Context: one part of a larger RNA
RNA sequence: CCGUGGCUAAGGAACUAGGCAAAUUAACCCUGUAACUUCGGGAUAAAGGGUACCCUCUUCGGAGGGUUUCAAUAAAAUGGCUCUGGCGACUGUUUAUCAAAAACACAUGGCUUUGCUAAAUCGAAAGAUGAUGUAUAAGGCCUGACACCUGCCCGGUGCUGGAAGGUUAAGAGGAGAGGUCAGACGCAAGUCAAAGCUUUGAAUCGAAGCCCCAGUAAACGGCGGCCGUAACUAUAACGGUCCUAAGGUAGCGAAAUUCCUUGUCGGGUAAGUUCCGACCUGCACGAAUGGUGUAACGAUCUGAGCGCUGUCUCAGCCACGAGCUCG
Numbered sequence: 001c002c003g004u005g006g007c008u009a010a011g012g013a014a015c016u017a018g019g020c021a022a023a024u025u026a027a028c029c030c031u032g033u034a035a036c037u038u039c040g041g042g043a044u045a046a047a048g049g050g051u052a053c054c055c056u057c058u059u060c061g062g063a064g065g066g067u068u069u070c071a072a073u074a075a076a077a078u079g080g081c082u083c084u085g086g087c088g089a090c091u092g093u094u095u096a097u098c099a100a101a102a103a104c105a106c107a108u109g110g111c112u113u114u115g116c117u118a119a120a121u122c123g124a125a126a127g128a129u130g131a132u133g134u135a136u137a138a139g140g141c142c143u144g145a146c147a148c149c150u151g152c153c154c155g156g157u158g159c160u161g162g163a164a165g166g167u168u169a170a171g172a173g174g175a176g177a178g179g180u181c182a183g184a185c186g187c188a189a190g191u192c193a194a195a196g197c198u199u200u201g202a203a204u205c206g207a208a209g210c211c212c213c214a215g216u217a218a219a220c221g222g223c224g225g226c227c228g229u230a231a232c233u234a235u236a237a238c239g240g241u242c243c244u245a246a247g248g249u250a251g252c253g254a255a256a257u258u259c260c261u262u263g264u265c266g267g268g269u270a271a272g273u274u275c276c277g278a279c280c281u282g283c284a285c286g287a288a289u290g291g292u293g294u295a296a297c298g299a300u301c302u303g304a305g306c307g308c309u310g311u312c313u314c315a316g317c318c319a320c321g322a323g324c325u326c327g
Stems, first nucleotide, its partner, number of pairs: 002321007010313002014311001019308001027051005036041001038145001052067006068072001080306004085301002087298002092104002109142006120129003146293004151223003156220002158216005165211003171205002176200005183192003224242005251285001252282001263279005
């Protein structure tokens, strides 16, 4: 000097990003126990009291009397508590080896596919899973207990249905054109050219798809701007106008979302960029990409208090083990 333990005057979170760590609490019996609540819980809530040994009695549960200690659950083992919010209902699962969570899952709800040789999946195939199941079943996608709810938009993209018209492949079709060439003409150069063979090839016919017509948002998604107006001022129930498929409803809101921002007001503190309650000017909440609440639950995250303490003021001592020095 380091590590691991033990103790500490007075104070008691002044430490610190943060009570991290440590301390407090603790067993059993008795009394007692709030808000809230899904009436089960919350709850070991909280807050208090008791506990050894000896003698006598005993209904064998205990009652009365006495004794010792600083202390009788005398050791060990053995919950600190409360208040307030966010998120996720819950138990569970996860990054073997830096993340355990608000992430995943979940019961619930919804949409959708599938009539059985099912859809879906694996496999050149045979075949297998689905399932020795049969729509109260099986697959896919989303949501995520429960309570109250879940608004408007089908213009775009997707999906489903439709079939009149337009477009349209292979194929069918073969007008026409080119090459070759018997032959014809010509003094020659060359020109013309039947049949056949060959290279092409117009019109016309020709499915689905696309265009088109409808439906569909718990499908992917989307859900406005400007100007004026009330007898103080301010504001605008009201009016005008432009655009749109439709212009954000209920609820919530400086929020895990708010840039400006430490917004403003209130509470808590002597003092509060955090926290709680409001306001609404929502840069850029919003309804199963779910919205708003919510008892219980959480090695979750934020804030406050009581108790408690070497976290600190500010250090000290002791034990053990390293290091170091000497041998």
This is a predicted structure of a 327-nucleotide part of an RNA (large-subunit ribosomal RNA, domain IV) from a Bacteroidia bacterium. Taxonomically the source falls in Bacteroidia (Bacteria, Pseudomonadati, Bacteroidota). Its Rfam family is "Bacterial large subunit ribosomal RNA". The RNAcentral record of the full RNA draws on ENA.